A computed fold for a 340-nucleotide RNA from Syntrophomonas sp., annotated as Bacterial RNase P class A. It was read from a public genome assembly, where an Rfam model found it. Taxonomically the source falls in Syntrophomonas (Bacteria, Clostridia, Eubacteriales, Syntrophomonadaceae). It matches the Rfam family "Bacterial RNase P class A". Rfam describes the family as follows. Ribonuclease P (RNase P) is a ubiquitous endoribonuclease, found in archaea, bacteria and eukarya as well as chloroplasts and mitochondria. Gene Ontology terms of the family: tRNA processing, dimeric ribonuclease P complex and ribonuclease P activity.
[in-house]
Parts: sequence; structure tokens; C1' cells
RNA sequence: UUAUUUAUUCCUUUACAGUCCCUAAUACCUGAGGAAAGUCGGAGCUCCGCAGGGCAGGGUGCUGGAUAACGUCCAGUGGGGGCGACCCCAAGGAAAGUGCCACAGAAAUAAACCGCCGGGAGCGAAAGUUCUCUGGUAAGGAUGGAACGGUGAGGUAAGAGCUCACCAGCAGGCAGGUGACUGUCUGGCUAGGUAAACCCCACCUGGAGCAAGACCGAAUAGAGGAGCAGUGAGGUCGCCCGCCUCGCUCCCGGGUUAGGUCGCUGGAGGUGCUAGGCAACUAGCAUCCUAGAUAGAUGAUUAUCAAAUACAGAACUCCGCUUAUAGAUUUACUUGCUAC
Repeated sequence: UUAUUUAUUCCUUUACAGUCCCUAAUACCUGAGGAAAGUCGGAGCUCCGCAGGGCAGGGUGCUGGAUAACGUCCAGUGGGGGCGACCCCAAGGAAAGUGCCACAGAAAUAAACCGCCGGGAGCGAAAGUUCUCUGGUAAGGAUGGAACGGUGAGGUAAGAGCUCACCAGCAGGCAGGUGACUGUCUGGCUAGGUAAACCCCACCUGGAGCAAGACCGAAUAGAGGAGCAGUGAGGUCGCCCGCCUCGCUCCCGGGUUAGGUCGCUGGAGGUGCUAGGCAACUAGCAUCCUAGAUAGAUGAUUAUCAAAUACAGAACUCCGCUUAUAGAUUUACUUGCUAC
């Protein structure tokens, strides 16, 4: 747009028949990602007559920012890796407490196996040597992932931060920085590690979820049974307080069940330009509307030719993270090779 006036298909059934739903044809237009995957995080939205306060539980953990928010992102600090451009970090507290550190080793929070030195006793002319005694020592050796700071020198009966120089840690002063932290000075103060052990500290956190939920239609069977009950029961994980309601729980049985519409796509939206910011990102102006299925969408069969063929098809939506993976373009930087 045309035509008709309740039609088509599926299901059940031996068949008749029956329920829900529901016009047909033509023309035109349109239709899956950058990850649609995983379901690891965060929210928008919906419902719950507390969703209010708290506990428990859970999450995060250097500093400052961004964001609706996050366990994400940006910038920085500290530590680690790399020749380098760069990359990685489960990065608060061990001086609140408890626990653990196997084996080896003398000893893993006060320690002496082998050693070194002194005294005593014995032997010896002496040098020295022996030990069932005694005192000092932790520098040397052994064990180990780690052994009461490290290296070197002086000193000592022999040694030791005993003293000194340098370094590390710890404590303090000064300076810089919003801050994490950094630099410098002073001090001989130096009895470990582990919190991806329990724990402590700081901050965050109601529950359930689009099969959430709302409306319309259709149909039906419950005088059914048992129990709790106001000092009680119920109220979206658990416990306490508060508040609200007056009933609640379980079992047996029946109806709806290819019902329909909404939610369902105009948004924390996309794109371009301008401004601010190191950046993440923010603001302003302009412009655009980019699938909404549910029997679940890019058809089925046959023949031939060509091209492309990585990972791979929305189901409420968005912001991230992780995983799989093809091609093109641009900018900056590092390194290697080659050429000049």
C1' cells in the first nucleotide's frame, strides 16, 4: 500500500475433537565484537512495612591525584630485573601480644665442638711438653638460608667497637618536599628473620538479583492434616538493640505453564573542535541516534567460478581487569646488522 473479516502453524489424540495464541500479500529500509569470551571486580536499575544503630564476617593496604565507583587508571617515592629503551612489586606495623625457623651445628634469644691465651700440677738443664684442674676469649676453623653489624688498621697475655677510618642499620638535629621520602650533621647505640602466620592499626562494606520486578488476560479444589503461639511468631545471610505487623511453619492435593505487554534501549552515550592539566581526565560549544530477539535473527538444497578466510555471534546496560588473536597506519625512544 492492497485485500479480507478472525484465518495460520504447532501440540495432544486411534479418530472425532479441544486449549492458548494468531490476518495475508507486495514494496521499501535495517541488522553482532574489539574482545560479544571468562564471570574476576565496580556501579546504574528493581524489590525487601528499617533498608536505622552496632557486632561478627568480608575487602583494600607506600604517597598524591582521576573517576559514579573499584582490587581500576595516571603521576611520583622506595625496592628488584634488564646493555638499554623500559618492565615488575601480596609496598602499613615485629618496640602490643602469641606462634614458627626442619635438618645440620656447641648453639638459632644469652650458646663454645675444634681452637687461642694466662694460672696451677707433673716431666725436663733449658727450649718446651702433658692434663681428670681453673680463669679469660669469640678474632681463626667447621655447620647452615641466616650465628650477638661488615672490611681494614691499631691495640691486647690472647681477643673483642676496646679505639680509629669507611660502609650498613638504629636514634636524634637541621634543610627541601602537599606527601611518601631525600640530603647533610651528630652519636659507638648494634640480641636475627617471618604478618602471601594468627594478630594490631587505618579506610570501605544492608541483602537478593532482569529467571530482579510491574501490568493485563486465562484457569482452578481445597469444610484437608500436624505443630508453635502474645513471657510469642514473622519481617531478604547470621547475632544484639530499636521499630513495624498479628499470625507463622511443615506435609498432602489442585489450577496457570508454546499466554501477552512493559522492563528492553536517549545513555555516568558517540563524534568533532576549543580551553585547562606532565598525565589519567575535566569543562564548554557543535553535531549524531548506531540491534532489541524470545520457535531466540545474516536461511535450506544442488552445480560452477572468484575472493577473503587470526580469535570469534548481543539477550538489562555501562566502566574496568584477564584470556585468545589477524592486518594497516603514525610518532618517539633503545639496541643490533648492513651501507656510505